[in-house]
This is a predicted complex of two RNAs, RNase P RNA and transfer RNA, with 407 nucleotides together. Its mean pLDDT, the model's own confidence on a scale to 100, is 80. Rfam match: Bacterial RNase P class A. Rfam classes the family as a ribozyme.
């Protein structure tokens, strides 16, 4: 000068306040006359936001819907191992960094389809614009035909690289080496993979799957305004549609229930009520608390505040402390 | 508390699903003409970090992830 991990999130004291619970007293109501319920009364004691309480991105508990059943559709995930609900730890491979380390949506492009603008001859079983070579014509300026992917040019991307042979000129056309693909085997490793040996192939196979898709694994829906109980209240009213419909379900099956014209159900208009308890918590509210002032000290205080609970991920965050490690002098 | 949708000139919308290089249109605005002046009319002009950051891709308003902001819906009885 950096990298990684962990901890912390101003401290102490005084005074004044807030919320909940418990204890004592007081007040009110009821009756079974010493108990129950209530108090926006008093006093005392105890407890009182976070590492993210956040975003609601995942998952679980819990609750209801058939104790959620079959198929399709849809969605999520995707190297390997271990533990898993999300996810985490370790490893492999690739990229970045001098390094400690960091980052990676990392199955398949050789199942199929699509797309690759502009430029360029050609954008994928392709292709001849310039150039090169040969042939023909010629008015000697050039024109036409054939061959050629080595060179130029275009582009994000152009069909292995270097050297030699070969050729009219060229080219994996042929050869050597390097690279690549496939197959078999050995060694190390649980595996991904690494490394080595042998064989086959002149290379046939460009990119894109955060395009459709294919393969594999997993997923029923809703969300504490879930749900249960008590109380209060009345207009089970009006209009339209309607033969099938509802049950928290995109479609089909299945299950249960309702209805078939005095009509289930759907849409619109209108009416009533908007209170309490449980769910709900060793913080637990429903205007909803966790704060303010002063003094001293220091590093001068960031991001930010619960609302059913728990776990994970992501995002925001002034700083301080500790441990391990790297580079340079 | 829980859930859905949206963000493109000053404003209202299109384009996004199916990526292609000048982001299109109406109103408003600005400038010229017309008029004594203004309005109307007419001719011309685009004034934009496609909410922000990152990723995929040759290429992003569009696809994907994260953040910010706005808006709508959800009690009970019958």
């Nucleotide at each position: 000068a950096g990298g990684c991990g962990g901890c912390u999130a101003g401290g102490u004291g005084a005074c004044c306040g807030c919320u909940u619970u418990c204890c004592g007293c007081c007040c009110c109501a009821g009756c079974u006359u010493g108990c129950u319920g209530g108090g926006u009364g008093c006093g005392g004691a105890a407890a009182g936001a976070g590492g993210a309480a956040a975003g609601u991105c995942c998952g679980a508990a819990c609750a209801c819907c058939a104790c959620a059943g079959g198929g399709c559709a849809g969605g999520a995930c995707g190297c390997c191992c271990u533990c898993u609900u999300a996810g985490a730890g370790g490893g492999g491979c690739g990229c970045u960094g001098u390094g400690a380390a960091g980052c990676g949506a990392c199955g398949g492009a050789a199942a199929g389809u699509g797309c690759c603008a502009c430029a360029g001859a050609a954008a994928a079983a392709a292709u001849a614009c310039c150039g090169c070579u040969c042939c023909g014509a010629u008015g000697c300026g050039u024109c036409g035909g054939a061959g050629u992917a080595a060179g130029g040019g275009u582009g994000a991307a152009a069909a292995g690289g270097u050297g030699g042979g070969g050729u009219a000129a060229g080219a994996g056309c042929c050869c050597a080496c390097c690279g690549c693909u496939c197959c078999g085997g050995g060694u190390g490793g649980u595996a991904a993979c690494a490394u080595c040996c042998g064989g086959a192939g002149g290379c046939a196979c460009g990119g894109u799957a955060a395009a459709c898709c294919c393969c594999g694994u997993c997923c029923g829906g809703u969300g504490c305004a879930a749900a249960g109980c008590c109380a209060a209240a009345u207009a089970g009213g009006c209009g339209g549609g309607a033969a099938g419909g509802a049950g928290u379900a995109g479609c089909c099956c299945g299950c249960u229930c309702c209805a078939u014209u005095c009509g289930a159900c759907c849409c619109g208009c209108g009416g009533g009520u908007a209170g309490g308890c449980u769910g709900c918590u060793u913080a637990g509210a429903u205007a909803a608390a966790u704060g303010g002032u002063c003094a001293c000290c220091c590093a001068c205080g960031a991001c930010a505040g619960a609302a059913u609970u728990c776990g994970g991920c992501u995002u925001a965050u002034c700083g301080g402390c500790c441990g391990c490690c790297u580079c340079a002098a | 508390g829980g859930g859905g949708c949206c963000g493109u000139a000053g404003u209202c919308u299109a384009g996004c699903c199916u990526g292609g290089a000048u982001a299109a249109g109406g109103c408003a605005c600005c400038a010229g003409c017309c008029u004594c002046c203004g309005g109307a009319g007419u001719u011309g002009g685009g004034u934009a970090u496609c909410c922000c950051c990152g990723g995929u891709u040759c290429a992003a308003a569009u696809c994907c992830g994260g953040g910010c902001g706005g808006u709508c819906c959800c009690g009970c009885c019958a």